A computed fold for a 358-nucleotide part of an RNA from a soil metagenome, annotated as large-subunit ribosomal RNA, domain IV. Its mean pLDDT, the model's own confidence on a scale to 100, is 86. Rfam family: Bacterial large subunit ribosomal RNA. RNAcentral holds the full RNA, with entries from MGnify.
[in-house]
Context: one part of a larger RNA
RNA sequence: GUAUCAUUAAGGAACUCGGCAAAUUGGCCCCGUAACUUCGGGAGAAGGGGUACCCGGUGGUGUUAUGAAAGUACGCUUUCAGAAGCAUUAACGGGUUUCAAUAAAUCGGCCCAGUCGACUGUUUAACAAAAACACAGGGCUCUGCAAACUCGUAAGAGGAAGUAUAGAGUCUGACGCCUGCCCAGUGCCGGAAGGUUAACGAGAGAUGUUCGCUCUUCGGAGCAAAGCAUUGAACCGAAGCCCCGGUAAACGGCGGCCGUAACUAUGACGGUCCUAAGGUAGCGAAGUACCUUGUCGGGUAAAUUCCGACCCGCAUGAAUGGCGUAACGAGUUGGGCGCUGUCUUAAUGAUAUACUCA
Repeated sequence: GUAUCAUUAAGGAACUCGGCAAAUUGGCCCCGUAACUUCGGGAGAAGGGGUACCCGGUGGUGUUAUGAAAGUACGCUUUCAGAAGCAUUAACGGGUUUCAAUAAAUCGGCCCAGUCGACUGUUUAACAAAAACACAGGGCUCUGCAAACUCGUAAGAGGAAGUAUAGAGUCUGACGCCUGCCCAGUGCCGGAAGGUUAACGAGAGAUGUUCGCUCUUCGGAGCAAAGCAUUGAACCGAAGCCCCGGUAAACGGCGGCCGUAACUAUGACGGUCCUAAGGUAGCGAAGUACCUUGUCGGGUAAAUUCCGACCCGCAUGAAUGGCGUAACGAGUUGGGCGCUGUCUUAAUGAUAUACUCA
């Protein structure tokens, strides 16, 4: 010097991103215990007092000598009361030792107010335990059983030795109060009149080849049936798409400009453009707010944090759930009491190790 411990005058968070770490508290008994609440809790709330040993006289409990009652097969049995002693336990009074009586060890610090998630639970084995996942509860969709769905080329298997109070998928996430408007786009469901539309069917026509016919300068040229081959127009032709409806706890979306009241300001009101419809109830500088340390109030001597309001919401908002909420949380934010070497400011000691000397 380092590591791990122990103690510390006065102060007591002045330390620091932040009380991180440490300290405080601590067991048992008695008293006492608020807001709020889903009436269960909150609660060990908080906050007080006691605690060892000896003596004394009391109380409770257990045991039973004995007594009483009832029944008897006369052997006794059952029930009730219960002295002394012994055992055990509780409170009271007096006394004794120590600095100290759960003397060691074991062994909650507490309170107030927000936020998120209801809760117990689960998770990134080895940097994240959380507000993430799950959850009970809620909704929607599919599925009538050889079910839907999943695995497999198949056979087959799971679903299920289940049967719509069942099974599968998906979203939300206890509980309370609620869950607005939009079906134009995308998706899904339903519809079938019309348009479009594949293979197939159909085969008009066309082309190649050449029996044959005509012409010939005899080289060939023109026309051309059948057959064979290559093509091929109408016509026929399902679903789908176009089309017509429905559906948002399906994916999703939920405006702009101008004017207006007898101070000013504001705009209940009016006009106009656009849209499928123009954000309702709530909440709101939020875990979402750029401007922003917004403004006002509280808390502090002093606060970009915090709490309560305001609303001018860059860019809140209703199961991509909205807003509340008792209880719960190794979550997170702010404040306070207690407590302390975190600090003012350092000191002393122990153990181990390094280092120096021998």